[in-house]
RNA sequence: GCCCGCGUAGCUCAGGGGAUUAGAGCGUUGGUCUCCGGAACCAAAGGCCGCUGGUUCGAAUCCAGCCGCGGGUA
Numbered sequence: 001g002c003c004c005g006c007g008u009a010g011c012u013c014a015g016g017g018g019a020u021u022a023g024a025g026c027g028u029u030g031g032u033c034u035c036c037g038g039a040a041c042c043a044a045a046g047g048c049c050g051c052u053g054g055u056u057c058g059a060a061u062c063c064a065g066c067c068g069c070g071g072g073u074a
Base pairs, nucleotide, nucleotide: 001073002072003071004070005069006068007067010026011025012024013023028044029043030042031041032040050066051065052064053063054062
C1' cells in the first nucleotide's frame, strides 16, 4: 500500500430488517435493611450511537470520504 472486521453509557457489549422515548450487565449515586460495613432489594443519574457529507418525508441503522483500534497479505 491493498483486503477484512470493529467504533453505541465510566467499563464489557446488544440493537444494525429506517419510524416506540436507544437498551442490558457491571460500576456510580440515593434509599430500605444492619450496631457498622458487605450482601440482598428498590430507585435514579449517565449517550445528541467516532467525525463530515450524501440518500430519504424520516438514519444509531443504508452509501461515500476521513479518523482511531484490531487482524490478514507482500
The prediction has a mean pLDDT of 81. A computed fold for a 74-nucleotide RNA from a Blastocatellia bacterium, annotated as transfer RNA. Rfam family: tRNA. It is annotated as a transfer RNA.